[in-house]
RNA sequence: ACCUGGAGAGUGGGCAACCGCCGGGAUGCCUUCACAGGUGUCCGGGAGGAAAGUCCGGUCUCCUUAGGGCAGCGUGCCGGCUAACGGCCGGGGGGGCUCGCUCAAAGCGGGUUUCACGGAAAGUGCCACAGAAAAUAUACCGCCUGCCGCCUCGCGCGGCCGGUAAGGGUGAAAUGGUGCGGUAAGAGCGCACCGCGUGCGGAGCAAUUCGCACGGCAGGGCAAACCCCACGUGGAGCAAGACCAAAUAGGGGAGGACAUGCAAGCAGUGGAAACAUUGCGGGCGUGACGGCGUGGCCCGCACCGUUAAACUUCCGGGUAGGUCGCAGGAGCCGGCCAGUAAUGGCCGGCCUAGAGGAAUGGUUGCCGCCCGCCUUAAGCGGGUACAGAAACCGGCUUACAGCUCCCAGGUUCUU
RNA sequence: GCACCCGUGGUCUAGCGGAGCGGGCCUCGGUCUUCUAAACCGAUGACGCUGGUUCGAGUCCAGCCGGGUGUU
Numbered sequence: 001a002c003c004u005g006g007a008g009a010g011u012g013g014g015c016a017a018c019c020g021c022c023g024g025g026a027u028g029c030c031u032u033c034a035c036a037g038g039u040g041u042c043c044g045g046g047a048g049g050a051a052a053g054u055c056c057g058g059u060c061u062c063c064u065u066a067g068g069g070c071a072g073c074g075u076g077c078c079g080g081c082u083a084a085c086g087g088c089c090g091g092g093g094g095g096g097c098u099c100g101c102u103c104a105a106a107g108c109g110g111g112u113u114u115c116a117c118g119g120a121a122a123g124u125g126c127c128a129c130a131g132a133a134a135a136u137a138u139a140c141c142g143c144c145u146g147c148c149g150c151c152u153c154g155c156g157c158g159g160c161c162g163g164u165a166a167g168g169g170u171g172a173a174a175u176g177g178u179g180c181g182g183u184a185a186g187a188g189c190g191c192a193c194c195g196c197g198u199g200c201g202g203a204g205c206a207a208u209u210c211g212c213a214c215g216g217c218a219g220g221g222c223a224a225a226c227c228c229c230a231c232g233u234g235g236a237g238c239a240a241g242a243c244c245a246a247a248u249a250g251g252g253g254a255g256g257a258c259a260u261g262c263a264a265g266c267a268g269u270g271g272a273a274a275c276a277u278u279g280c281g282g283g284c285g286u287g288a289c290g291g292c293g294u295g296g297c298c299c300g301c302a303c304c305g306u307u308a309a310a311c312u313u314c315c316g317g318g319u320a321g322g323u324c325g326c327a328g329g330a331g332c333c334g335g336c337c338a339g340u341a342a343u344g345g346c347c348g349g350c351c352u353a354g355a356g357g358a359a360u361g362g363u364u365g366c367c368g369c370c371c372g373c374c375u376u377a378a379g380c381g382g383g384u385a386c387a388g389a390a391a392c393c394g395g396c397u398u399a400c401a402g403c404u405c406c407c408a409g410g411u412u413c414u415u
Numbered sequence: 416g417c418a419c420c421c422g423u424g425g426u427c428u429a430g431c432g433g434a435g436c437g438g439g440c441c442u443c444g445g446u447c448u449u450c451u452a453a454a455c456c457g458a459u460g461a462c463g464c465u466g467g468u469u470c471g472a473g474u475c476c477a478g479c480c481g482g483g484u485g486u487u
Stems, first nucleotide, its partner, number of pairs: 001411006008405004013367007021046002024043008048386001052397002055395005060237004072233005077091005092117001093115009118228002123226002125222003140168002142164003146160005176194006195217001196215008241324004251315005258287005265280006288306004293301001331350008368384006416486007425440004433470001442458005463479005
């Protein structure tokens, strides 16, 4: 220098002109009492690292709200960070790959990578097939003492009572491993080392680790099976919710809604009675008012109503619609400090989308990158990823062309 | 925007973690029949994808992909 891989960190084409779109500010004109609306002009702004999936955690809002618990759900080595988290950082432990020490194995150490990594000695459950036995162990082939039988008389064969778990065999997994001793054969039966358990001590905040002593070894795996332990967790979600508030139809209040004659009834009072008087609710009428029908109108007539309705007006709830929520925030940039780091603190500067069926687009010129034509240059043609806000924020996951830096391996050249 | 559900042959479905995922319809081949239908026999063909847990995954867990439902 080139190639390949890793995906770790960053970036995610640049400049300019014109025409449009969304929302903001200033201002002119018109309508209007005003609010406000319409129409011009000018100024400046307008997608992302994932805006995505909606997988976690929060802000915010409403509901339930006397307080608490159970259940359910989630998380799970230790410490730290954070508003919080299943996130991030650091540490511990286990596994894989590789390198070194070593003749080799084991072991030790380094690098890299990975792990949902509490409890299997609380209880329950499951472990297919194969296998003697899959969890209170057991004995298929074997090995061995003893006894009996047989003859080819041996270190033989067969059977029986026992001993045994070293060897074979099954399985994903078989009741510590290696070696020596021991034994009839064997076995932690005994011993050494390793592993394991318990206790003590040292280091560390802790997970954990180191050392010593004791114990002959204790019940295999699965908790992303039920479960136990610890911690966390009320529910719903911006179509949350708050405010203003049509038409129409419901609900409520007021007006409309008055006057008078006759006879009888009931009740009270006075009276011996006739009767008088007061009250009550109805009946039959009259007028006035209102409604409706007819008539072209005034008006008239008939009917209905005046305990009601039409109509008028007010109040309240809610819908459409509008406004807010809603863009100054766990915000961005730079510097310094604390910390291994995540992160935090201080100082300075900046304002950076806000629609409400949804704007962020198109054309052109020049340049950058890639591909093709071409011997090269020039030129011509084509391409330039994944993708697109919807209340907001912190993470995770997924998609992503090209370029820069980093790491590992290989090839070649130079010194 | 928010909330939720489901993926097994062409189609409809079954499947307490255990052999090679079962069945109906469809398709193909055969038997029967003069031929067709029916009937009978046989065959092809599937767990949406990628990881993980486990001796073992259609099933359990996680992440994607695709489809569907509700919303005053």
Overview: Two RNAs folded together computationally: RNase P RNA and transfer RNA, 487 nucleotides in total. The coordinates come from a structure-prediction model, not an experiment, and the mean pLDDT is 75. It holds a member of the Rfam family "Bacterial RNase P class A".